Molecule: RNase P RNA; transfer RNA
Organism: uncultured Tateyamaria sp.
RNA sequence: GCGGAAGGGCGGAUGGCCGCUUGGGGACUAACACCCCGAGAGGAAAGUCCGGACUCCAGGAAGCAGCGGUGCCGGGUAACACCCGGGCGGGGCAACCCGACGGACAGCGCCACAGAAAACAGACCGCCUGACGCGCCCGCUUGCGGACGCAGAGGUAAGGGUGAAACGGUGGGGUAAGAGCCCACCGCCGGGCUGGCAACAGACCGGGCAUGGCAAGCCCCACCGGGAGCAAUGCCAAAUAGGGACCGCGUGCCGGUUUGUCUUCGGGCAAUCGGCGGGGCUGCUUCUGCCCCAGCAGGUCCGGGUUGGCAGCUAGAGCGGCACUGGCAACAGUGUCGCGAGAGGAAUGGUCAUCUCGGGGCGGGCAACCGCCCUAGACAGAAUCCGGCUUAUAGCCUUUCCGCGCGU
RNA sequence: GGCGCGGUAGCUCAGUUGGUUAGAGCGAUCGACUCAUAAUCGAUAGGUCGGGAGUUCAAGUCUCCCCCACGCCA
Numbered sequence: 001g002c003g004g005a006a007g008g009g010c011g012g013a014u015g016g017c018c019g020c021u022u023g024g025g026g027a028c029u030a031a032c033a034c035c036c037c038g039a040g041a042g043g044a045a046a047g048u049c050c051g052g053a054c055u056c057c058a059g060g061a062a063g064c065a066g067c068g069g070u071g072c073c074g075g076g077u078a079a080c081a082c083c084c085g086g087g088c089g090g091g092g093c094a095a096c097c098c099g100a101c102g103g104a105c106a107g108c109g110c111c112a113c114a115g116a117a118a119a120c121a122g123a124c125c126g127c128c129u130g131a132c133g134c135g136c137c138c139g140c141u142u143g144c145g146g147a148c149g150c151a152g153a154g155g156u157a158a159g160g161g162u163g164a165a166a167c168g169g170u171g172g173g174g175u176a177a178g179a180g181c182c183c184a185c186c187g188c189c190g191g192g193c194u195g196g197c198a199a200c201a202g203a204c205c206g207g208g209c210a211u212g213g214c215a216a217g218c219c220c221c222a223c224c225g226g227g228a229g230c231a232a233u234g235c236c237a238a239a240u241a242g243g244g245a246c247c248g249c250g251u252g253c254c255g256g257u258u259u260g261u262c263u264u265c266g267g268g269c270a271a272u273c274g275g276c277g278g279g280g281c282u283g284c285u286u287c288u289g290c291c292c293c294a295g296c297a298g299g300u301c302c303g304g305g306u307u308g309g310c311a312g313c314u315a316g317a318g319c320g321g322c323a324c325u326g327g328c329a330a331c332a333g334u335g336u337c338g339c340g341a342g343a344g345g346a347a348u349g350g351u352c353a354u355c356u357c358g359g360g361g362c363g364g365g366c367a368a369c370c371g372c373c374c375u376a377g378a379c380a381g382a383a384u385c386c387g388g389c390u391u392a393u394a395g396c397c398u399u400u401c402c403g404c405g406c407g408u
Numbered sequence: 409g410g411c412g413c414g415g416u417a418g419c420u421c422a423g424u425u426g427g428u429u430a431g432a433g434c435g436a437u438c439g440a441c442u443c444a445u446a447a448u449c450g451a452u453a454g455g456u457c458g459g460g461a462g463u464u465c466a467a468g469u470c471u472c473c474c475c476c477a478c479g480c481c482a
Base pairs, nucleotide, nucleotide: 001404002403003402004401005400006399007398008397009396010395012355013354014353015352016351017350018349020040021039022038023037024036025035026034042379046390047389049388050387051386052385053384054229055228056227057226059288060287061286062285063284064283067225068224069223070222071221072086073085074084075083076082087101088099089098090097091096102220103219107218108217109214110213111212124160125159126156127155128154129153132152133150134149135148137146138145139144140143168186169185170184171183172182173181187209188207189206190205191204193202194201195200233311234310235309236308243302244301245300246299247298252276253275254274255273256272258271259270260269261268262267277293278292279291280290281289318339319338320337321336322335323334324333325332326331356376357377358375359374360373361372362371363370364369409481410480411479412478414476415475418434419433420432421431427465436452437451438450439449440448458474459473460472461471462470
């Protein structure tokens, strides 16, 4: 100098004028309006993809089933699918990056087309004739030996060919031809050993290989999870026709007490208390608790009407900077300093001037550069709050590292 | 603001446990029939399966991230 990798920060500034929302104060009986002082969008406020806080609903608890999610190991955290560190696999010369990364000898299912064969394999073209059989020839000890041929019958999976994938790979030995048939190395499986909290790694011993791929197909294993969402929910005010549908629903037994009432004085009925039994309260079961057992007009849903106000509401697992301590780190703790929209049918805007960053144009100059003019320039806007992830983003600043080339 | 559902030809829709070439009806174009039109018959064209990644030998289909429509809740 060129090319690249990993981060961090910013994402206009100041002032004037006119507006908008809101807090406090003035004045006022109070409200509106007015005056004064103050506050008023983001790194993603976004997508609503995860995790919580909070509120209501299911009466509470446990177990099982079902459904959903997570998925190498360890740590961090309120929690997570997030973050940090490590392992393994893949990519890159490297800095570094990427990985839905448990299980396919628990089981089921699928593997189109092509191909001989696609999952306890199979044999199309090939290769072979040692053994069996047949044909023919030779020899002689006449029923045996040998040579040749056929491919009947077999052997084989080296090679060809198909496919995404062909039942370990390479080399050597071996054989009729071949083959883990045998051997070496690599891979795989099993076993204990060593190191590590673990994932895993290393060397050793044994086994000739059995165990193809798909779990973002069902599933198995481990762990986690009740449902709904601030338009949740509570209160006040206003409004209306109690309109429609459904459920509780099972008309219990025994005993006591007092009261009322009836009486044929035996008792009956009603109220009340206790026990038993039955029913209801989430899919099921168990334990526990509550409610009901002829009266209320109880509960649920739909429809109609009303549709204003207050609370929830913004100081919280707060955030950020700096220092120290622990930790490789994420992070945690302590101290100190600073920051803070809370509107709610929904404010945070407009305009002018100056400056600064970048961009564009013109002129001067060999060039560096200088002068003038134009231009606020990317994504985008809070809606209960918080921690993450993902997606969008003009441009600028900055740190560390890697490769190549040149010079010293 | 919160929650849910959907996107396949010009229009309305199918598409099975991922599989060979994504179909149907209407519409369009051309031809036949007719004096001509309609109807009818025959043929043809027309698809980034909303977009982009991933899993897989293979994706309209499975998974993730975006985009666009629609519905419900005070």